Predicted 3D model of a 72-nucleotide RNA (transfer RNA) from Candidatus Staskawiczbacteria bacterium RIFCSPLOWO2_01_FULL_33_13. It matches the Rfam family "tRNA". Rfam classes the family as a transfer RNA.
RNA sequence: GCCUCCAUAGCUUAGUCGGCAAAGCAGCGGACUCUUAAUCCGUGGACCCAAGUUCGAUUCUUGGUGGGGGCA
Repeated sequence: GCCUCCAUAGCUUAGUCGGCAAAGCAGCGGACUCUUAAUCCGUGGACCCAAGUUCGAUUCUUGGUGGGGGCA
């Protein structure tokens, strides 16, 4: 330098054909308990950036940024 894959919550991952972004763990509040742990109930929090297509984009297209892999 070229090719290819990935980017969603603090972390690990779902999200099908473009139509209200989901779960586990963690955090916070509460119940239970002599206390802690465990268990149970509730709760806040996210689509890497920009442009395009579209009535509507996490999803499609282009460029950029960051990371993984391959070739030279």